[in-house]
RNA sequence: AGCGAGAUAGCUCAGCUGGCCAGAGCGGCGGACUCAUAACCCGCAGGUCGUGAGUUCGAGUCUCACUCUCGCUA
Numbered sequence: 001a002g003c004g005a006g007a008u009a010g011c012u013c014a015g016c017u018g019g020c021c022a023g024a025g026c027g028g029c030g031g032a033c034u035c036a037u038a039a040c041c042c043g044c045a046g047g048u049c050g051u052g053a054g055u056u057c058g059a060g061u062c063u064c065a066c067u068c069u070c071g072c073u074a
Stems, first nucleotide, its partner, number of pairs: 001073007010026004019057001028044004050066005
């Protein structure tokens, strides 16, 4: 330099063919249980969906540019 894959909650990830409120597990906080702790159980908070633009009635999803990470080739 070229090609490909990826970027979604603090972490690991899902999100189908664009459509009802963006989700799970772990973690955090609160509660319940217990003599107490852990485990189990209930609840709550936490998101500019990498950045910017475009298409559309409507974008995490499609298009373009850029940034960063990983891989392959040279």